[in-house]
RNA sequence: GCCAACGUAGCUCAGUGGUUAGAGCACAGCAUUCAUAACGCUGCGGUCGGUAGUCCGAUUCUACCCGUUGGCA
Numbered sequence: 001g002c003c004a005a006c007g008u009a010g011c012u013c014a015g016u017g018g019u020u021a022g023a024g025c026a027c028a029g030c031a032u033u034c035a036u037a038a039c040g041c042u043g044c045g046g047u048c049g050g051u052a053g054u055c056c057g058a059u060u061c062u063a064c065c066c067g068u069u070g071g072c073a
Base pairs, nucleotide, nucleotide: 001072002071003070004069005068006067007066010025011024012023013022018056027043028042029041030040049065050064051063052062053061
């Protein structure tokens, strides 16, 4: 330099046009315990990488940019 995949919560990921964006772990609180851990309940946490476009409607489709990973040279 060329090609491909990926970017969503602190971390690992799901959701692939349709009206509240979710799960597990982590974190906080409560309960339990002599105490801690585990288990249980509740809660917190997101400009869905950015900008534009298509559409009645975009996390989802398209273009460009940024970043990560892999392949080829």